SAM riboswitch aptamer (S box leader) from Peribacillus glennii, 105 nucleotides, folded computationally. Its mean pLDDT, the model's own confidence on a scale to 100, is 83. NCBI's taxonomy places the organism under Bacteria, Bacillati, Bacillota, Bacilli, Peribacillus.
RNA sequence: AUCUUAUCAAGAGUGGCGGAGGGAAUUGGCCCGAUGAAGUCCGGCAACCUGCAAACAAGCAAGGUGCUAAAUCCUGCAAAGUGCACUCAUUUUGGAAGAUAAGGA
Repeated sequence: AUCUUAUCAAGAGUGGCGGAGGGAAUUGGCCCGAUGAAGUCCGGCAACCUGCAAACAAGCAAGGUGCUAAAUCCUGCAAAGUGCACUCAUUUUGGAAGAUAAGGA
């Protein structure tokens, strides 16, 4: 780098260091940030793998990952609904792209 499967509206800090950016990329938006961004340490959350238990049960733990503003922040493509109608607005569903886990080649 690639393929498969599952999940992605829940949850998680008044901390230390740091010192200006950040929200994946790109379009258009909208936000966060000197009342301190990224990064990092500690803390925390969750429970995919794992361990233990169970097998008319589906719970406990937290070793490997992961996560810790906003739905994956929204959007772009397609279909349908609504607005008398639309190239506009809006809602829903699907798709694309992405993230994480487990597995494969």